The RNA shown here (Bacterial RNase P class A) has 334 nucleotides. Its Rfam family is "Bacterial RNase P class A". It is annotated as a ribozyme. Of the family's consensus pairs, 96% are formed in the model. It was read from a public genome assembly, where an Rfam model found it.
């Protein structure tokens, strides 16, 4: 210099004027004025996990349903994240991974093909033959995504074949060594019947339902029913709670929940990292028809995707341009 990998960051700037929401001033309450604050990295999809709320305080046992699936760690929790192991790709930085079990059982394997998995011979090869065929053979050919499933060489045979042997390979078991572990390496034993679990299924672990339109309020009277029936705790059992119906009154969307929170910024420390600890500092939208906007001026590289609605941790998806860190390959020069 060219090409590339990866992590992070930013999301036009400044000024003036006019508006809107909330807080303070601020009082029993309110208006005007004044002061202060006022969308995002995804606020989105609502896919997962939690807080919070109600259902009983959400309980016990069993089952169902649904989910998850290498190991260790991390966390409030997770199906997230981090590091590592195994497998795959790349010259490399690095990237991808739906990664328990196929000798528990069942199912399925289109077309083609003789045959799609214990039953088999289409061509070929060998033997016999009454010349029609019969038998042996899974080395070779052909079909197919996949063909009996351990390659090469030798022996062996009528022809063949792990049928036998040597070496190499495979998974599995045992032992040793290293590692917390997944696992790796070495040695030895026995071994050889395909694939599919994102098919049923088996194993292990987790799992109550409904969502802020959650929820914050019920009272009086009458009638009927009397310990059984029924109902609630969305399966069953245990356990536990409750009378049912009607009329009238109250509440009518103000107010609370609502934003101080597993919070944010920063320094130091522990850790490879995710993350955690300690100190210091900050308060940063809270509407309920729903504010966060409009006009003008100056400048530039002319500005993407898009906007809260109970809150938080993730994931996924959308996104113009700019900036920064680390690293890789090749070329050139010193």
């Nucleotide at each position: 210099g060219u090409a590339g990998u990866u992590c992070g960051u930013u999301a036009g700037a400044c000024g003036a004027c006019c508006g809107c929401u909330u807080g303070c001033c601020a009082u029993a309450a309110a208006a005007c004025a004044g002061c202060a604050a006022g969308a995002g990295g995804a606020a989105a999809g609502u896919c997962c996990g939690g807080g919070c709320a109600g259902c009983a305080u959400a309980g016990g046992a069993u089952a169902a349903u649904g989910g998850c699936a290498g190991u260790u760690g991390u966390u409030a929790a997770c199906g997230g994240c981090a590091a590592c192991c195994g497998g795959g790709g790349g010259u490399g930085a690095c990237c991808c991974u739906a990664g328990g079990g196929a000798a528990a059982g069942u199912g399925c394997c289109a077309c083609a093909g003789a045959a799609a998995c214990a039953a088999a011979a289409c061509c070929g090869c060998c033997u016999c033959u009454u010349c029609g065929g019969a038998g042996g053979u899974a080395a070779g050919g052909g079909u197919g995504a996949a063909a009996u499933g351990a390659g090469u060489g030798g022996g062996g045979u009528a022809a063949g074949a792990g049928c036998c042997c040597a070496c190499a390979g495979c998974g599995u078991c045992a032992u040793a060594u290293g590692g917390u572990g997944a696992c790796a390496u070495a040695u030895g034993g026995a071994g050889a019947a395909g694939g599919u679990a994102a098919a049923c299924c088996c194993u292990g672990c987790c799992u109550g339902c409904u969502g802020c339109a959650a929820g914050g309020a019920g009272g009086u009277c009458a009638a009927c029913a009397u310990u059984a029936a029924g109902a609630g705790c969305g399966a069953u059992c245990c356990g536990u709670u409750c009378g049912u119906u009607g009329a009238c009154c109250g509440c009518u969307a103000c107010c609370c929940g609502c934003u101080u929170g597993a919070u944010c910024c920063u320094a130091c420390g522990a850790g490879c990292a995710a993350u955690c600890g300690u100190g210091g500092g900050g308060c940063u939208a809270g509407a309920u028809a729903g504010a966060u906007g409009g006009u003008c001026g100056u400048c530039c590289u002319c500005g993407a995707c898009a906007a809260a609605a109970c809150c938080c941790g993730g994931c996924u998806u959308a996104u113009a341009g700019g900036c920064g860190g680390a690293c890789u390959a090749c070329c050139u020069a010193a």